Overview:
The part of an RNA shown here (large-subunit ribosomal RNA, domain I) has 554 nucleotides and comes from a marine sediment metagenome. Model confidence (mean pLDDT): 84 of 100.
Context: one part of a larger RNA
RNA sequence: AGCAACAGGCGGAUGCCUUGGCGCUGAUAGGCGAAGAAAGACGUGGUAGGCUGCGAUAAGCCUCGGGUAGGAGCCAAACAUCCUUUGAUCCGAGGAUUUCUGAAUGGGGAAACCCGGCGGGAGUAAUGUCCCGUCACCUUUUGGCUGAAUACAUAGGCCGAUUGGAGCAGACCUGGUGAAGUGAAACAUCUCAGUAACCAGAGGAAAGGAAAUCAAAAGAGACUCCCUCAGUAGUGGCGAGCGAACGGGGAAUAGCCCAAACCGUGUGGAUACGUCCAUGCGGGGUUGUAGGACCUUAAUGUGGGAUUCGUGAUUAGGCAGGAGAAGUCGGCUGGAAAGCCGCACCGUAGAGGGUGAUAGUCCUGUAUCUGAAACCGAAAGCGACCCUAGAGGCACCUGAGUACUGCGAGGCACGUGAAACCUCGUGGGAAUCCGGGAGGACCAUCUUCCAAGGCUAAGUACUAAUCAGCGACCGAUAGUGAAGCAGUACCGUGAGGGAAAGGUGAAAAGAACCCCUGUUAGGGGAGUGAAAUAGAACCUGAAACCUGUUGCUU
Numbered sequence: 001a002g003c004a005a006c007a008g009g010c011g012g013a014u015g016c017c018u019u020g021g022c023g024c025u026g027a028u029a030g031g032c033g034a035a036g037a038a039a040g041a042c043g044u045g046g047u048a049g050g051c052u053g054c055g056a057u058a059a060g061c062c063u064c065g066g067g068u069a070g071g072a073g074c075c076a077a078a079c080a081u082c083c084u085u086u087g088a089u090c091c092g093a094g095g096a097u098u099u100c101u102g103a104a105u106g107g108g109g110a111a112a113c114c115c116g117g118c119g120g121g122a123g124u125a126a127u128g129u130c131c132c133g134u135c136a137c138c139u140u141u142u143g144g145c146u147g148a149a150u151a152c153a154u155a156g157g158c159c160g161a162u163u164g165g166a167g168c169a170g171a172c173c174u175g176g177u178g179a180a181g182u183g184a185a186a187c188a189u190c191u192c193a194g195u196a197a198c199c200a201g202a203g204g205a206a207a208g209g210a211a212a213u214c215a216a217a218a219g220a221g222a223c224u225c226c227c228u229c230a231g232u233a234g235u236g237g238c239g240a241g242c243g244a245a246c247g248g249g250g251a252a253u254a255g256c257c258c259a260a261a262c263c264g265u266g267u268g269g270a271u272a273c274g275u276c277c278a279u280g281c282g283g284g285g286u287u288g289u290a291g292g293a294c295c296u297u298a299a300u301g302u303g304g305g306a307u308u309c310g311u312g313a314u315u316a317g318g319c320a321g322g323a324g325a326a327g328u329c330g331g332c333u334g335g336a337a338a339g340c341c342g343c344a345c346c347g348u349a350g351a352g353g354g355u356g357a358u359a360g361u362c363c364u365g366u367a368u369c370u371g372a373a374a375c376c377g378a379a380a381g382c383g384a385c386c387c388u389a390g391a392g393g394c395a396c397c398u399g400a401g402u403a404c405u406g407c408g409a410g411g412c413a414c415g416u417g418a419a420a421c422c423u424c425g426u427g428g429g430a431a432u433c434c435g436g437g438a439g440g441a442c443c444a445u446c447u448u449c450c451a452a453g454g455c456u457a458a459g460u461a462c463u464a465a466u467c468a469g470c471g472a473c474c475g476a477u478a479g480u481g482a483a484g485c486a487g488u489a490c491c492g493u494g495a496g497g498g499a500a501a502g503g504u505g506a507a508a509a510g511a512a513c514c515c516c517u518g519u520u521a522g523g524g525g526a527g528u529g530a531a532a533u534a535g536a537a538c539c540u541g542a543a544a545c546c547u548g549u550u551g552c553u554u
Stems, first nucleotide, its partner, number of pairs: 001553009015539001016503002020474002022471007029463002031168002039101003042055003046079001049075003061095006070083003106115003116135007137165002141161006172203001173201005183190001187237001213220002224251005234242002255455003258399001262283009288433001290398003294393004303387003308384004317376002321370003327343001328359001329342004344361002346350001352364003404428008414440001435450005490497002510538001513525004
């Protein structure tokens, strides 16, 4: 030195565990904010720091409920001082307080700071100082004062009162603006994709929506979502690709209101005093087998309703809780019984968790039953109320710079194509029910519908948050980046990037005392414990690597 065995060291794999994650289901909630939010800064305890809570009334104050013997949150033990059956701590509901920053809003500002005006108050001889309230901008309505072009006036301006807005937040939603990497095996039309991103806005959903829709000789009957039709018809440097609809089956169902004609009425202007014009309000009216107005005639019931009011409703329900069966029976092993043996019991409860090993009957729970002072708080239904009927005449009304169209674009599965349809820019520009649109160029016939105003639950999408529950999900290099005080430490000028780190034991019983030593290091005894090779660098404790002892070989 090598090999082997054994004993150790180092190391932290593996096994077991789980306080944490991940995914999903059901229900709730779907917002918070100038009455100052979200997010923070700084304070706040008898005791230095951090977390949590709270706000100069500062781990808290008041009231009302629940609850019951202890309590003054955690790291974190001890001490001090207190509270508490006159009910504390704790749980729930309501209220009070709530510094400074922050939309931040009196002005400023390098956030958590600086400096003011006005009114009231404290204090001072007086000023300084201190306390309270108030003072941003835009906007609605309204009052007052002013006041152009331009005489009256109006616009505008200023002041006061008043209404709302502003900012934040996870996804879902609508609208506006709108890429590129990529694919086409290069690349330009095309694709990616109307995606990402940005902006605006809203709601618990949003959007859409009651046919100027489809269909095809038969008919359907708002919209939305799902399955299908169908990777079909098409479209396409006919490349890559893109990609319907009709129809069928389901989910859920709901339809309405204006404008106008006409009638009444108010205001302003014009007037030839006949009326006309503009505008507000009330009635009327809402349709395509056309409907309505107006004139004439005739019926008094039938059916419907989402708004509003009332009732339902001091409701259901929500936000603390309460009751809740049956072995601590005997023996054995053991440190410990819940294990094993034997004998019992409950069960609308043998879900789960805990307890010194594996417990229906020990604890907590579970099945089931039950509960609210305060606060929040429905719905169906019912009533009020609203809507709803026929015939004849007349020819008044039925959404105009609209429809349509030339040119240029966009959207439609459809890239200009034979390109309809829908929407926009720009130029032109109708008809008025004997009217108008559509049926994929266009025309005719036929069919079908009624644009140029508006509203509308349900079925659908999502989950930051709360409650309950589940998992052939993970188990500490996994699962969230984060199981431990993590978006921390640390890195970066910054945008931003971003860790590592779990386990003594049933219980600290966490090793009194003695010894070695420079010793708060480490160790040896003693003691605790079932175990200390469970001793805090603490469960198990693999390998690499290192050491010791013994044997063999050289």